[in-house]
RNA sequence: CUGACGGAGAGCUUGAUCCUGGCUCAGGACGAACGCUGGCGGUGCGCCUAACGCAUGCAAGUCGAGCGGUCUCUGUGGGGGCAACUCUGCAGGGACAGCGGCGAACGGCUCAGUAAGACAUAAGUAACCUGCCUCUGGGACGGGGACAACUCCGCGAAAGCGGGGCUAAUACCCGGUAAGGUCCUGUUGCGAUGGCACCAGGAACAAAACCCUGGCGCAAGUCGGGGGCCUGGAGAGGGGCUUAUGGCCUAUCAGCCUGUUGGUAGGGUAACGGCCUACCAAAGCGAUGACGGGUAGCCGGCCUGAGAGGGUGUACGGCGAGAUCGGGACUGAGACACGGCCCGGACUCCUACGGGAGGCAGCAGCGGGGAAUCUUGGGCAAUGGGCGAAAGCCUGACCCAGCGACACCGCGUGAGGGAUGAAGGCCUUCGGGUUGUAAACCUCUUUGGCAGGGGACGAGAAAGGACGGUACCCUGAGAACAAGCCUCGGCUAACUACGUGCCAGCAGCCGCGGUAAUACGUAGGAGGCGAGCGUUGUCCGGAUUGACUGGGCGUAAAGCGCGUGUAGGCGGUCUUUUACGUCGGGCGUUUAAGACCUCGGCUCAACCGGGGAAAAGCGCCCGAAACGGAAAGGCUGGAGGGCGGUAGAGGAAAGUGGAAUUCCCGGAGUAGCGGUGAAAUGCGUAGAUACCGGGAGGAACACCAUUGGCGAAGGCGGCUUUCUGGGCUGUCCCUGACGCUGAGACGCGAAAGCCGGGGGAGCAAACCGGAUUAGAUACCCGGGUAGUCCCGGCCCUAAACGAUGGGGGUUAGGUGUGGGCUCCGCACAAUCGGAGUCCGUGCCGAAGCUAACGCGAUAAACCCCCCGCCUGGGGAGUACGGCCGCAAGGUUGAAACUCAAAGGAAUUGACGGGGCCCCGCACAAGCGGUGGAGCGCCUGGUUUAAUUCGAGGCUAAGCGAAGAACCUUACCAGGGCUUGACAUGCAGGUGAAAGCCCGAUGAAAGUUGGGCCCCCGCAAGGCACCUGCACAGGUGCUGCAUGGCUGUCGUCAGCUCGUGUCGUGAGGUGUUGGGUUAAGUCCCGCAACGAGCGCAACCCUCGCCCUUAGUUGCCCCUCCCAAUCGGGAAGCACUCUAAGGGGACUGCCCCGGUUAACGGGGAGGAAGGUGGGGAUGACGUCAAGUCAGCAUGGCCUUUAUGUCCUGGGCGACACAGGCGCUACAAUGGACGGUACAAAGGGUAGCCAACCCGCGAGGGGGAGCGAAUCUCAUAAAGCCGUCCUCAGUUCGGAUCGCAGGCUGCAACUCGCCUGCGUGAAGCCGGAAUCGCUAGUAACCGCCGGUCAGCCACACGGCGGUGAAUACGUUCUCGGGGCUUGUACACACCGCCCGUCAAGCCAUGGGAGCCGGGGGCACUCGAAGUCGUGCGCUCGCAAGGGCCACGCCGAAGGUGCGCUCGGUGACUGGGGCUAAGUCGUAACAAGGUAGCCGUAGCGGAAGCUGCGGCUGGAUCACCUCCUUU
Repeated sequence: CUGACGGAGAGCUUGAUCCUGGCUCAGGACGAACGCUGGCGGUGCGCCUAACGCAUGCAAGUCGAGCGGUCUCUGUGGGGGCAACUCUGCAGGGACAGCGGCGAACGGCUCAGUAAGACAUAAGUAACCUGCCUCUGGGACGGGGACAACUCCGCGAAAGCGGGGCUAAUACCCGGUAAGGUCCUGUUGCGAUGGCACCAGGAACAAAACCCUGGCGCAAGUCGGGGGCCUGGAGAGGGGCUUAUGGCCUAUCAGCCUGUUGGUAGGGUAACGGCCUACCAAAGCGAUGACGGGUAGCCGGCCUGAGAGGGUGUACGGCGAGAUCGGGACUGAGACACGGCCCGGACUCCUACGGGAGGCAGCAGCGGGGAAUCUUGGGCAAUGGGCGAAAGCCUGACCCAGCGACACCGCGUGAGGGAUGAAGGCCUUCGGGUUGUAAACCUCUUUGGCAGGGGACGAGAAAGGACGGUACCCUGAGAACAAGCCUCGGCUAACUACGUGCCAGCAGCCGCGGUAAUACGUAGGAGGCGAGCGUUGUCCGGAUUGACUGGGCGUAAAGCGCGUGUAGGCGGUCUUUUACGUCGGGCGUUUAAGACCUCGGCUCAACCGGGGAAAAGCGCCCGAAACGGAAAGGCUGGAGGGCGGUAGAGGAAAGUGGAAUUCCCGGAGUAGCGGUGAAAUGCGUAGAUACCGGGAGGAACACCAUUGGCGAAGGCGGCUUUCUGGGCUGUCCCUGACGCUGAGACGCGAAAGCCGGGGGAGCAAACCGGAUUAGAUACCCGGGUAGUCCCGGCCCUAAACGAUGGGGGUUAGGUGUGGGCUCCGCACAAUCGGAGUCCGUGCCGAAGCUAACGCGAUAAACCCCCCGCCUGGGGAGUACGGCCGCAAGGUUGAAACUCAAAGGAAUUGACGGGGCCCCGCACAAGCGGUGGAGCGCCUGGUUUAAUUCGAGGCUAAGCGAAGAACCUUACCAGGGCUUGACAUGCAGGUGAAAGCCCGAUGAAAGUUGGGCCCCCGCAAGGCACCUGCACAGGUGCUGCAUGGCUGUCGUCAGCUCGUGUCGUGAGGUGUUGGGUUAAGUCCCGCAACGAGCGCAACCCUCGCCCUUAGUUGCCCCUCCCAAUCGGGAAGCACUCUAAGGGGACUGCCCCGGUUAACGGGGAGGAAGGUGGGGAUGACGUCAAGUCAGCAUGGCCUUUAUGUCCUGGGCGACACAGGCGCUACAAUGGACGGUACAAAGGGUAGCCAACCCGCGAGGGGGAGCGAAUCUCAUAAAGCCGUCCUCAGUUCGGAUCGCAGGCUGCAACUCGCCUGCGUGAAGCCGGAAUCGCUAGUAACCGCCGGUCAGCCACACGGCGGUGAAUACGUUCUCGGGGCUUGUACACACCGCCCGUCAAGCCAUGGGAGCCGGGGGCACUCGAAGUCGUGCGCUCGCAAGGGCCACGCCGAAGGUGCGCUCGGUGACUGGGGCUAAGUCGUAACAAGGUAGCCGUAGCGGAAGCUGCGGCUGGAUCACCUCCUUU
């Protein structure tokens, strides 16, 4: 460089992230099955289940050229008979049972058994056999007697059998011969044991003188050919036996074995062998897994996979095994024999009940089982097999056909043109889109199919073809007869409508469905594949999720609690040797088929044929010698030892000391002590506590003391002595790899606990009291027993932790500390300091590692060796079994079932009965209220025909309502209307029916009668109405489909972005920090630099001034009328009005602060550090509120859920809540007099003067669309008078009477007035609200809505006008930083256990039932073997029968083992919408939690003892880092 080959991921844990981890999907495959569908052909394949049972037929016969016969046919003789016919020969043909031979041990089927006598691979056999076949040597001589058939007799239902008699052979027997083989003895050579070759001697051992045929011969016979026979040798092919290696699960099977292991002798076999027997010995096997249990035919191959591997063993091929189950032998070359025999068992059938018969896991077929697997077909034409000399016969082997989309392959269901983009369907924003060139229509073609004609190969010289008149070829007509299935939420390609409404249903995982569902069902459309498509099941893959390739163990699952050490694994350095591993080469083998490459044959392909290459592995031979192993010899660096020093709570034992607690005695002393959050129980006047002295006893050792030391770990702490282990250091003297690790094993092993004996001061499970509490089996308090202590013996577990096994090597530094050594300061010693070095122990950190946190020479870095352990969560460290223990219990350690997660680290939030900082009328300080009363209003509830609807903690409740008697009005009752009360369009009609007037009826609406009037325009048409059709209408539903608007956190100071940067990432940084502010306001600092939305400012208003303007406002001056007031004129200085402008900015000064921001003080100023007030509300939160204000999708309704009317209701009232009003009185009430506002409203209006009325009001009518007129007297206040503490001259509810006003109308249900009546209430429980200055409080005035008014409401206006804030501990809300978290619907979170209910699987369980295999005994068929008087055949040898014996299948009995089913009852477990009790855990979870152990308790749990940090917070100590 070229070529070939070649590995893809995704979904689901979270608010989000990274990791760990499991579940799931996309791929391929199938002997398949199921659902829907189905045109053709080719090639294959087709009981995986009951090795369950089988009707019927067929599947192994053949040879007359081995033999004797019987029957029959043909030809030809003879006899009898007239003949038909019959008897008897000869020759030939055919068939048949029997004797005999060969075959039947092959072929075909199946996979039960089998874990090894199987299989695969490679060897061995010198320890063996081999019919038929091939080649080759030798031979075939002489004799003999039977038995079937047949015949006679007999028995039996049958199957069949027995007896007498005759007979042949290639049947059987004897003798002879022996080239040769076998055996024995001896000998020689080679060799490896029974091998090969040879010699000598000896022993026993053969045969069919047959069959066919040719020539010659009358014949006997003879000469040939063919077949067969006997005996040797060789070959080929086939087998037997032996060995090595390899391939399943289980250790909850750990020990197994008595023919067992070996020997000797014998038997047996073709042959070795304990294969069998006797005797002798006591061996043999096993953690490299014996023995046992479970499962399974093995292989070539097949499927998958990048490969390594995993799975599998249908069809085809090889091997094995089986033939109804079990046993047995016979025959034979070969069998312990599928279509043979004997016996036993089960089953089926026949029977005359005496007996018999049978074996489809051959081909077809039947029943049965099952999700499921075919024709009782044709043919021997081909291939192959048996027999035969052959013809030939037989052959369900085989070749074909049939059935089945079961699989693979190929083909078709048409091709081209065709836009008005037809109709129809579906959708629609109503415009259209889509189905869709699709169809129609035009042109064309004919594969399959149909019809007609021809017609094979397969068959090697002739004939002979089941398939088959098939394939194939020709001709013809004609688009004609031929498309479905699945899917469309993500993964995953493909979307809409309707229906349904957590229903019905879907679902592989995640998950869909509770009224707009791309997820259910249907439709339209789309996507995918296509005679198929989906589903289910199984296997591999993805899964590096068992990791050899190719994983891990600090916190995710995972390091044994620690050590000593066995086997094993691993092993420093040099030399030599060897050649086991290792490497190279060659040879052999790895059958065929398959796979791969290539060529070829069916039109292609599937399929098939030829050739080639490749191939691990195993064996043999040769070679190499680096490395590993082995052998030998060295070395000193690993390891160990010697010698010199040295530190230490290392261990064991004995002794001893002081302090303290308690108890006892004595003294002294008096009323308490003790205890807690507060108390009480308890102790004390019988004298306690407190104090002093004396004594007893047990336990533990303050200070030193420490992040210090020692030990393997557990652990070890006063002092002294004795005994004893280990370490470190110096020296570099000795040994010479002696090492490391370590399955089993053995030892040690905190606390608790157990047994026996002591001891017992304090403490203290249990227990008893007292508190706390809803309860309190707890936390707190008072008591208190085991125990804690000692001796001896057990137990053997812990958060036995560094959650980090041991050993070795390598890899930057810095800084502490303990022990030793060397050197220096310093000449020695002591001490101190420094430098270096070895060992130990901490911290910070480079590189590197890590998911991150973190680790970092004490590794969690980089490497090597060995051990242990992990493989989703729950069930469960549970059950069963084993082992250990006195027990408690320990150790080993599952499954069913169930879940789609369980987890680790880190992130952002939220939260904490965590911390820090800071705000707010948040608390505190203060003033006034609410909660009590009466009344008003709103709400709940109740009531009702209806009491319309909404709003629901803060953020609903004087809210929507800024005006419910009718109306409003949405509700109820009743009465009416139906194109409608209202809009638009179309069609038809009319021009009076509409409209107006009158009448009837009626509560009205409405219904109905009469009258008047017959429109505009030339026309088209318009207008109006009627009829009809489209449609209107709906305060009907959904605020969880929405727009808009609004509330709230909150006027809080926050919320974000771009770029950069850090982090794998979520995300961080900026925005944190130091200051400061009302403020993320500003300043400084800073891996950030900027920016946006918020804050502030800009806007309005009030406060000061100026300018402009001057009526209706104003009135300083002047004039007039009138004469203290008022009016007019003049005027615009002032007040004011309303437009513009100025003014305030920490600008100035001082101080503080960092030179800053800013803060404190001051000056000036009307005003000061945001001057007061308003408007203005960031990203977002609450599925907050509103479909009834409006708008709006969808749904619902259509003589009603629309609309009109009358009346009623929204106003109810035993209660409850909220917001208010008025009060309870003297800071008051009443009466009289008197003063001062602001802001507003007004023509269907405000309404003056004046008159009437006690008054509400009436009359009246001037003025005013308003700086002019009017509502309109402001009130509290002030000046007087009375009331004198009383349910009152307080308070005004309630009720009565009489009036006024509005309005169509005040009964339900208005307001007001006068008179009368005079309720509760004497300041309000727990609790709770507002307000920080012109504020609260108190006082009145106005407005909107509105006829009037239930307004005490709401919105404004002015008047009078306070008190208090130390302060931020606490309550509530909020902001920032930080910390913990198991929360994320975010603490109103999460979550634990008992109990109750349902369902499910499971353990124990008196037992009961069954399977399997074992041992012993008993019984004992067939049969081999052995023995034998007996019987029998035979001359004999010998055989047979029979009997007996050994062994012996099935059966019986007993015993224990194992597996399973079932079982009253019982134990826990899992799941389930929800139930009960508590609140254990997660925050310091409100007593930090957890581990082990013990006791106790409804339950979580509590308590004791010891341990851990995987505990928050504060303080202190120490260490480290920075300055």